[in-house]
Description: A computed fold for a 1399-nucleotide RNA from an uncultured bacterium, annotated as small-subunit ribosomal RNA. The prediction has a mean pLDDT of 84.
């Protein structure tokens, strides 16, 4: 000293990318801005530059005197002072000039440079060094010039030339001189090769300058030191191999030249070398380091400010001077550019400080001072210094301070929100009270930075140095700082608020406007857009953008992987390289310990100190992980020497095999040819056709030929490195295994490049060609069918020789070695033997433990545990593409990107759904039957059309005789018209007293106006009712069923749906609920890592079928009695029927068989009923954003003289058409006429209505009875009996139309029902396709009820008559369950590919 999160999915685990939170910056942009300290400020155009400044100094080197000052002299003016002019270098000084030193420092920039440029460590025995320090020795005597000046000349200018005069610390000889230099000798020492050093002899050569105020400062030679440089070398630090070969002074030698010095640095000659896979050469990029940022670290990125080094100075080149330069503010040449010009010629170089233009997102003043520090010159005073120190501008950074503090609840006003008489929040926030005064303002005071030096005086000594005292000087700046005064006074913003990520509501908008780092928000209730209120974060700043590191273990040394996610080379041999058995000796390269040197300072860290603190700065320490040297150690690695045999190899013996190459042989089959027999088809398919065949096919027999492949054996077998290898046999070649333990003695392993092998298809040349068969042709299939199927058929398949070099070349699993629980096969040896058993070595399979793995799985043949080496991977697409290169005859192969684009792509497993997957099972699902509908007419609903309106909703199953169980007005929601606006209804508050009824006028009515008549109750407070007025409430069948409640349909009365605990799995999840049976059923039983439980099933409830009991009126009548024409008609009775209540009964209970059981079977027994007796009610978790805002309720939105309310009339009833549901039919199992039986369940007072009368009838009159087991509706009909019709558009069928009537009702025109007469349409059993029904069911027949004034063929009920069929589960539909596949999960009406069109 190490933090994670979001995003692939319906969910999960993993792989994997993308994104975010952190830190940083010479930054820029947006909004905002009080102060100070410290540090910083052209990252772009090494682009161009106006102007000023940035390097001078010395008169104590010199000649001098242009200018200034002083002095002297002369003249003029003036009385004079004085002023002016001229002369004198006499003095202070001094422009220009000669001379000395400096200008090579300081300052700037990063263009170039991939290099000994830099860093680090060494070396120079191969070198230089002005000024400075130390030591020694010297300075004698001469000479000739020249600038300035003066005179003249050329030129526009810059500048240049000529003549003449002159000086020096300028220049040149001579003398002197060695420890100096050169040459030739002698001797000694040392080392590292050319050599170096010391002593000595001889010969030759080289010096100097003076100034002066007399204190001093200088000069020459030599040696040494210090400082600064020069050169060489080891090591270290960028990318690209789609840059693999580079090199002619190139590499070396000898000899020269040159240099301060070594060197091909240069030259002549000689040799042919030198560099490179440990990356030469080329290309691209780049100043390097100390350090900076980040990071836990290892690393990664950067090189601005400061320090060191390098390079450059408009571009390129060259040298001169000098100690030092190939010289930023020097020279010359060339070039580009700018400027001047009299056109002949000239001048210039801000990458110095300011500044300007340009470029750019972007970077400051044409400031002050030499006071300090430092530099140059000078003896010094001093001069110069855009180095430096200061100031100015900029929130561009870091640090510090402030914008007030305490109290203060009526929790004020205002704002915002809400569940809204009120509450919450803004918020102790404000107001108000008390207090403080940093910063700012004003006033006053006011630093430190200053130490010296020269000079003077004194002292000391080693005599030119030191000490003490005196001694002038501040740009910043009246700044920092201190004191005082007034006064809360003058000082807060920015971003965000869906998740990541701290912080939520309202309004607006309505896939628009917009947001967005990723996921993603926005289509009318947006915490995601815009505004507001509030909140959160940071704060003189806050956000955004850009870039770097981090997170990212996402290049993995620390610290990753490669069966299926990206990734093992197709295989072997083998070079370089890497790694390597056992024992001993030596060595000490690696390794390790100690010591020395170095690793500049600054930075970072630690401890202290100074600015009020901090940033900042000073001091000390540590650190600087590195390099070099020395001395030890020797375990391991290396090197070397000597041994060993366990690795490896050899040998002997045996053995195995579809191992390889070449040759020979064989039979079956196929095809063809010839001949024979023989006759009509063959062949082919799902079905066909093309094709073959009377010129004789196919079939069959015989003979012959051809090519290719080798049945059975045959296997989870065997062999091989892989590809691959199969009839038999011969030859040759190779390999494995076993046994023995005879030989060698680590000879091994892996293996980048390299070499070889390498299926099929393909290519070249030449053969061969039976069968098969790309291409091709024809026939089918099909919407099409360039396919699948069929008939043909060429390359090819075969052989030889070459090329090519790829495959799902797969065990999707590289090679080698070692260790590791078991079970069971098989192949080849050995061993053993009883046909043993048990063993052993090598292969090849299955299952499994531990372990591993994301899981699936692997598991001694590892995907486990280790070691070594090689290959390969780093999101998906673009793309194994393009370009380049290599190979190839070509096809192509190998190597192998980028732009752009997406937020995923992917692996394994899970739950569902799905499958023209599988197993099992069920259902009027099919099948077997019966009857319909689809054709006709009509009724009714819907679509469409029409309309002023044809109100609205329902729309596959699950809308369509549905909401509606009943539209002439009303209903009514729609349309037209004329009218109302607190309103048609309800509530509260005052006022009035009527309201109503009758009637008149206008009107279509609503309504308006007029006349008449006129309240009730009361406890006297008032109340009821009505009117009109004001106000608060209204009202809406307007929108949204995708904001909702409630209700409903459907899957489906299908048998399912879940939970708790436990167990399994990392997890989603599984188990339970699966399996074997069984059932109508997840019903029950058995088994079982499950054990239990819940909602469903069943049962409990109702009706019905049987019995008992109880109760008998309105029901019933057996017995008794009465009585009638007859009749429960009457008394009576309750026995029976019946009605109502309460019970019983059915449970596979019994028997037999079968089965472990559950259960099943039996025309079993008994029973009214038998295995759920029949029917109803009852609908699990959920699905369809299913239906309904028009039953009702309700959020939001919308309308308010109208989208509300009232009225008249119209419409919902339209009508070319299409569909659904029904009714009536098409007839003889029938129609019609006559006679004449038998129900159940209901309904009735604004009602049902009998009898009776009347009408052909609908009906009318009438009114008994009945609030109903009582009376009425009420006649049941089909059935039955008799008769008629005789197969026809009819005596079937009844539509339509006409006329006449009846009923209801204010009112039947639009638009009701019924009756009578007349009329008599379509229709003769219905195409494709389709519906219902399994028993009292279908079919058929009538009856009743609701709604309702009236208006059913509909709906809901009721009973009468009363069948047929089910072999069975292959198929269609739907469902349940188990299993399997999956790229689906909005779930197959899914997903998804290509083409075309539009854009």
């Nucleotide at each position: 000293u190490u933090a994670g999160a979001g995003u692939u999915u319906g969910a999960u685990c993993c792989u994997g990318g993308c994104u975010c939170a952190g830190g940083a910056u010479g930054a820029a942009c947006g909004c905002u801005a009080g102060c100070g300290a410290c540090a910083g400020g052209c990252u772009u155009a090494a682009c161009a530059c106006a102007u000023g400044c940035a390097a001078g100094u010395c008169g104590a080197g010199g000649g001098g005197c242009a200018g200034c000052a002083g002095g002297g002299g002369a003249g003029u003016a003036g009385c004079a002072a004085u002023a002016c002019u001229c002369c004198c270098g006499c003095u202070g000084g001094c422009g220009a000039c000669c001379g000395g030193c400096g200008c090579a420092c300081g300052g700037g920039u990063g263009a170039g440079u991939a290099a000994c440029a830099c860093g680090u460590a060494u070396g120079c025995a191969a070198c230089c060094u002005g000024c400075c320090c130390u030591u020694g020795u010297c300075a004698g005597g001469g000479g000739g010039a020249u600038a300035a000046g003066c005179g003249g000349a050329a030129g526009a200018a810059a500048u240049u030339c000529c003549g003449u005069c002159u000086a020096a610390u300028a220049c040149c000889g001579c003398a002197u001189a060695a420890u100096g230099c050169u040459g030739c000798g002698g001797g000694g020492a040392g080392a590292c090769a050319u050599c170096u050093c010391c002593c000595u002899g001889c010969a030759g050569c080289c010096a100097a300058a003076g100034a002066u105020u007399u204190a001093u400062c200088g000069g020459a030679c030599a040696a040494g030191g210090a400082u600064g440089g020069g050169c060489a070398c080891g090591c270290g630090g960028c990318g690209c191999a789609u840059u693999a070969g580079c090199u002619g002074g190139u590499u070396g030698g000898c000899g020269g030249g040159g240099u301060a010095a070594c060197g091909g640095c240069c030259c002549a000659c000689c040799a042919a070398g030198g560099c490179g896979a440990c990356g030469a050469u080329g290309c691209g990029u780049a100043g390097g380091g100390g350090u900076u940022c980040u990071g836990a670290g290892a690393g990664g990125a950067a090189g601005g400010u400061c320090c060191c080094c390098c390079a450059c100075a408009c571009u390129g080149g060259u040298a001169c001077u000098g100690a030092g330069a190939c010289a930023c503010g020097g020279a010359c040449c060339a070039g580009a550019c700018u400027c001047c010009u009299a056109c002949g010629g000239g001048a210039g170089g801000c990458a110095g400080c300011a500044g300007u233009g340009a470029g750019g997102a972007a970077u400051a003043u044409u400031g002050g001072u030499c006071a300090a520090u430092g530099g140059c010159c000078g003896g010094g005073a001093g001069g110069c210094u855009g180095a430096a120190c200061c100031a100015g501008c900029c929130a561009a950074g870091u640090c510090g301070c402030g914008u007030g503090a305490g109290g203060g609840a009526a929790g004020a006003c205002g704002g915002u929100c809400c569940u809204a008489u009120g509450g919450a929040u803004u918020g102790u926030a404000a107001a108000c009270c008390u207090c403080u005064u940093u910063u700012g303002u004003c006033a006053g005071g006011g630093a430190g930075c200053a130490a010296a030096a020269a000079c003077u005086g004194c002292c000391a000594c080693g005599c030119g140095u030191g000490g003490c005292a005196g001694g002038a000087u501040g740009a910043g700046a009246g700044u920092a700082c201190c004191u005082g005064a007034a006064g809360a006074a003058a000082a807060a913003g920015c971003a965000u608020c869906g998740g990541c990520u701290a912080a939520c509501u309202c309004c607006g908008u309505g896939c628009c406007a917009g947001c967005a780092g990723c996921c993603g928000c926005g289509g009318u209730a947006a915490u995601a857009c815009g505004g507001a209120g509030g909140a959160u974060g940071c704060g003189a700043g806050c956000g955004u953008u850009a870039u770097c590191c981090g997170g990212a273990u996402u290049u993995a040394u620390u610290g990753g992987g490669u069966u299926u996610a990206a990734a093992g080379g197709g295989u072997g041999c083998g070079u370089a390289g890497g790694c390597g058995g056992u024992c001993g000796g030596a060595u000490a390269a690696g390794u390790u310990a100690g010591a020395g040197g170095u690793g500049a300072a600054a930075u970072c860290c630690c401890g202290g100190g100074g600015c009020u603190c901090a940033a900042c700065u000073c001091c000390g320490g540590a650190a600087u992980u590195g390099c070099c040297u020395c001395u030890g150690a020797u375990a391991c690695u290396g090197u070397u020497c000597g041994g060993c045999u366990a690795g490896a190899g050899a040998g002997u013996a045996g053995u195995u095999g579809c191992g390889g190459u070449a040759g020979g042989c064989g039979g079956a089959a196929u095809g063809u040819a010839u001949g024979g027999u023989g006759u009509a088809g063959c062949g082919g398919u799902g079905a066909a056709a093309u094709g073959c065949u009377u010129a004789g096919a196919g079939a069959u027999c015989a003979u012959a030929c051809a090519g290719a492949a080798c049945a059975c054996c045959g296997a989870u077998u065997g062999c091989g490195a892989a590809g691959g290898c199969a009839g038999c046999u011969u030859a040759c070649c190779a390999a494995g295994c076993u046994a023995c333990a005879u030989c060698u003695g680590a000879c091994g392993u892996u293996g980048a490049g390299g070499c070889a092998c390498g299926a099929a298809a393909g290519c070249g040349u030449g053969g061969g060609g039976a069968g098969c068969a790309a291409a091709c042709a024809g026939g089918a299939u099909u919407a099409g069918a360039u396919a699948c199927c069929c008939u043909g058929g060429u390359a090819g398949u075969c052989c030889a020789c070459g090329c090519g070099g790829u495959a799902a070349a797969c065990g999707a699993u590289g090679a080698u070695a070692a260790g590791u629980c078991g079970u069971u096969g098989u192949c080849g040896g050995c061993g053993a033997u009883a046909c043993a058993a048990u063993g052993u070595c090598g292969g090849u399979g299955a299952c499994u433990a531990a372990g591993c793995g994301a899981a699936a799985g692997c598991g001694a043949u590892a995907a486990g545990u280790u070691a070594u080496c090689c290959a390969c991977c780093u999101g998906g697409g673009g793309a194994g593409u393009a370009c380049g290169u290599u190979c190839g005859c070509a096809a192509g192969a190998a190597u192998g990107a980028a732009a752009c684009u997406c937020a995923a792509a992917g692996g394994a497993a899970u739950u569902g759904a799905c499958g023209g997957g599988g197993g099992c099972c069920c259902g009027c699902a099919c099948a077997g039957g019966c009857g319909g509908a689809g054709g006709a007419a009509c009724a009714u609903g819907u679509g469409g059309u029409u309309u002023a309106a044809u109100u609205c909703g329902a729309u596959g199953a699950u809308a369509c005789g549905c909401g509606a169980g009943g539209a002439a007005c009303c209903u009514u929601a729609c349309c037209c018209g004329g009218g109302c606006u607190u309103g048609a209804a309800a509530g509260u508050u005052a006022c009035u007293g009527a309201c109503g009824c009758u009637u008149c006028u206008g009107g279509a009515a609503a309504c308006a106006g007029g006349a008449g008549u006129u309240c009730c109750c009361u406890u006297c407070g008032g109340g009821g009712c009505a009117g009109g007025a004001a106000a608060c409430u209204a009202g809406g069948u307007g929108c949204u069923g995708c904001a909702u409640g409630g209700u409903u349909g459907u899957c489906g009365u299908c048998a399912g749906c879940u939970c708790g605990u436990g167990c399994c799995g990392c997890g989603a999840g599984g188990u339970g609920u699966c399996g074997g049976g069984u059932u109508a059923a997840g019903u029950c039983c058995c088994a079982u890592a499950a054990c239990g439980a819940g909602c469903g099933c069943a049962a409990c409830c109702c009706c019905u079928a049987c019995c008992g009991u109880u109760a008998g009126u309105u029901g019933c009548c057996a017995u008794c009695a009465g009585g009638u024409a007859a009749a429960g008609c009457u008394g009576g009775g309750c026995a029976c029927u019946c009605u109502g209540g309460c019970g019983g009964g059915a449970c596979u209970g019994c028997c037999g068989g079968u089965g472990u059981a559950a259960g099943c079977c039996g025309a079993g027994a008994g029973g009214a009923a038998g295995g759920u007796g029949g029917g109803g009610a009852u609908g699990a978790c959920g699905u369809c954003a299913a239906a309904u805002c028009a039953u009702c309720a309700u959020g939001c939105c919308c309308c308010u003289u109208a989208u509300g309310g009232g009225c008249u009339g119209g419409g919902c009833u339209a009508c070319a058409c299409a569909c659904g549901u029904g009714c009536u039919a098409c007839a003889a199992u029938g129609g019609c006429g006559c006679c004449a039986a038998c129900a159940g369940a209901g309904u009735g007072a604004g009602g049902c209505a009998a009898a009776c009368c009347u009408g052909c009838g609908a009906g009318g009159g009438g009114g008994a009875g009945c609030a109903a087991a009582g009376c009425a509706c009420a006649a049941a009909a089909a059935a039955g009996g008799c008769g008629u019709c005789c197969c026809a558009g009819u005596u079937c069928g009844g539509a339509u139309u006409a006329c006449a009537g009846c009923c209801u009702g204010c009112a039947a025109c639009c638009c009701g029902g019924c009756u009578g007469u007349a009329u008599g349409a379509a229709g003769c059993u219905g195409g494709a396709a389709u519906c219902g029904c399994u028993a009292g069911u279908a079919a058929u027949c009538g009856c009743a009820g609701a709604u309702c004034a009236g208006a059913a063929u509909g709906c809901u009920g009721c009973g009468g008559u009363g069948a047929a069929u089910a072999c069975g589960u292959u198929c269609c539909c739907g469902g349940g369950u188990c299993u399997u596949g999956c790229a689906c999960u909005c779930a197959c009406c899914g997903c998804c590919c290509g083409u075309c069109a539009a854009g």
Its Rfam family is "Bacterial small subunit ribosomal RNA".